This is a predicted structure of a 90-nucleotide RNA (c-di-GMP-I riboswitch aptamer) from an Actinomycetota bacterium. Of the family's consensus pairs, 95% are formed in the model. It was read from a public genome assembly, where an Rfam model found it. NCBI's taxonomy places the organism under Bacteria, Bacillati, Actinomycetota. The prediction has a mean pLDDT of 89.
RNA sequence: CCACGAGAACGGCAACCCCGGGGAAACCCGGGUGCGCAAAGCCACGGGCCUACCGGGAGCGGACCUCCCCAGGGCAGCCGGGCUACCGAA
Numbered sequence: 001c002c003a004c005g006a007g008a009a010c011g012g013c014a015a016c017c018c019c020g021g022g023g024a025a026a027c028c029c030g031g032g033u034g035c036g037c038a039a040a041g042c043c044a045c046g047g048g049c050c051u052a053c054c055g056g057g058a059g060c061g062g063a064c065c066u067c068c069c070c071a072g073g074g075c076a077g078c079c080g081g082g083c084u085a086c087c088g089a090a
Stems, first nucleotide, its partner, number of pairs: 004088002012037002017032006035077001041083003045080003048075003055069005
């Protein structure tokens, strides 16, 4: 330096839920809480999944409403990939 990850050490992050806030929603932010995580640090490049305000289509005489389609919105704790990183047994 690269790979690797223990019955080691210092620590780190923080699920579900609750409270407050943002958003049409998915989801996100802050506080509490810890399910777990050796990258559960960062990045939407590939796959996958979630939402559908706006837009398009259909139903109805019309409106409301309902259904279908749609990501440029979202998920990195879904997988792959890229970048960075503490410690050091085998």